[in-house]
The RNA shown here (Fluoride riboswitch aptamer (crcB RNA motif)) has 83 nucleotides and comes from Novacetimonas maltaceti.
RNA sequence: CUGUCGCCCGGCAAUGGACUCUGCCCGGUUUCCUGUCCGCAGGACGCCAAACCGCCCGUCGGGCUGAUGAUUCCUACCUCGCC
Numbered sequence: 001c002u003g004u005c006g007c008c009c010g011g012c013a014a015u016g017g018a019c020u021c022u023g024c025c026c027g028g029u030u031u032c033c034u035g036u037c038c039g040c041a042g043g044a045c046g047c048c049a050a051a052c053c054g055c056c057c058g059u060c061g062g063g064c065u066g067a068u069g070a071u072u073c074c075u076a077c078c079u080c081g082c083c
Base pairs, nucleotide, nucleotide: 010025011024012023013022016074017073018072020070021069027048028047029046031044032043033042034041035040054064055063056062057061
């Protein structure tokens, strides 16, 4: 210096929110701030990348399931019953 593995932070898992767990991605960079042995290290905002963007069929159309990846709860929507 490069690659791989593990952990943490962060991000993601077809419609909103929260806790926990699971899986996946996890690189780069401008500017600013702090520290410095002046080699760099850490932090913040932003941008790019990655994970991600449902299923079926006779497919430029037609049909279907679900607010979860999973558990629980809340909210929205739908159905039924009661007051």
Lineage of the source: Bacteria > Pseudomonadota > Alphaproteobacteria > Acetobacterales > Novacetimonas. The prediction has a mean pLDDT of 78. Rfam family: Fluoride riboswitch aptamer (crcB RNA motif). Gene Ontology terms of the family: response to fluoride and positive regulation of gene expression. The sequence was found by an Rfam model in a public genome assembly.